């Protein structure tokens, strides 16, 4: 240079065009003499960017960035 594949929460990952979530991680309570484990609740999100499609895009399409593979 090509071609492919990923990018969503802090961290690893789901997410049929119709409200963005899950484990773990932190925060209070609770529970212990105290620490862990556990139980309860809660906080956290420009879905890499810009731009098309749509009545509606995290999902489709381009075109960039970054990060992996593969081929030169």
């Nucleotide at each position: 240079g090509g071609g492919c594949g990923a990018u969503u929460a802090g961290c690893u990952c789901a997410g049929c065009g119709g409200u963005a979530g899950a484990g773990c991680a932190c925060u209070g309570c609770u529970u212990u003499c105290a620490c862990a484990c556990g139980g309860c609740a809660g906080g956290g999100g420009u879905c890499g960017c810009u731009g098309g499609u749509u009545c509606a895009a995290g999902u489709c399409c381009a075109g960039c960035a970054u990060c992996g593979c593969c081929c030169a």
This is a predicted structure of a 72-nucleotide RNA (transfer RNA) from a Pseudomonadota bacterium. The sequence was found in a public genome assembly. Its Rfam family is "tRNA". By type it is a transfer RNA.